The prediction has a mean pLDDT of 85. SAM riboswitch aptamer (S box leader) from a bovine gut metagenome, 114 nucleotides, folded computationally. The sequence is in RNAcentral, with records from MGnify. Rfam family: SAM riboswitch aptamer (S box leader). Rfam's curators write: The SAM riboswitch is found upstream of a number of genes which code for proteins involved in methionine or cysteine biosynthesis in Gram-positive bacteria.
RNA sequence: CCUUAUUAAGAGUGGCUGAGGGACUAGGCCCAGUGAAGCCCGGCAACCUGAGCGCAUAUGCGGCUCAAGGUGCCAAUUCCUACAGAAGGCAGAAAUGCCCGAUGAAAGAUGAGG
Numbered sequence: 001c002c003u004u005a006u007u008a009a010g011a012g013u014g015g016c017u018g019a020g021g022g023a024c025u026a027g028g029c030c031c032a033g034u035g036a037a038g039c040c041c042g043g044c045a046a047c048c049u050g051a052g053c054g055c056a057u058a059u060g061c062g063g064c065u066c067a068a069g070g071u072g073c074c075a076a077u078u079c080c081u082a083c084a085g086a087a088g089g090c091a092g093a094a095a096u097g098c099c100c101g102a103u104g105a106a107a108g109a110u111g112a113g114g
Stems, first nucleotide, its partner, number of pairs: 001114007012041001014040003020031003025082004042074003047070003050066004054061002078107001083104002088099004
């Protein structure tokens, strides 16, 4: 970099440290000396490996369990929005404009394969 699956759940009254953090950009809105980010400990989960069970039948499974290993993660939906946009609403004689936003996409994150 490409492909693919997932992305509204879950996870601390701990120690060190000492000012930032929430992917980029922009607009918001939050968290933070009642301790941010980082490291250690602890935990969550079940993507991959492994172990067992089950199903099928010789080797496979897109099923269930465990949680030893490899990651990952542990405020707020990926914090919300940006692109498109159903239904609905408001204004108007109309053309149309505005509000709202089910849903989809793009981008991001993580795993696995290349």